Transfer RNA from a Minisyncoccota bacterium, 72 nucleotides, folded computationally. The prediction has a mean pLDDT of 81. Its Rfam family is "tRNA". About the family: Transfer RNA (tRNA) molecules are approximately 80 nucleotides in length. By type it is a transfer RNA. The same sequence occurs in records of 2 taxa.

RNA sequence: GCCCCCGUAGUUCAACGGAUAGAACAAGAGACUCCUAAGCUCUAGAUUGAGGUCCGACUCCUCAUGGGGGCA
Numbered sequence: 001g002c003c004c005c006c007g008u009a010g011u012u013c014a015a016c017g018g019a020u021a022g023a024a025c026a027a028g029a030g031a032c033u034c035c036u037a038a039g040c041u042c043u044a045g046a047u048u049g050a051g052g053u054c055c056g057a058c059u060c061c062u063c064a065u066g067g068g069g070g071c072a
Base pairs, nucleotide, nucleotide: 001071002070003069004068005067006066007065010025011024012023013022018055027043028042029041030040048064049063050062051061052060
């Protein structure tokens, strides 16, 4: 330099082009307990960036950017 794959809560993962983007763990609060832990209830938290297509984009297209792999 060229090609391919990936980027979604703090972490690990979901989501036919159409739901208020969902779950588990983690975090905070509550209740329980003599106290703590576990278990129970509740709460907050995310689509890498910019354009485009579309009635509608996490999803499709382009460029950029970060990571991984292959070739040279």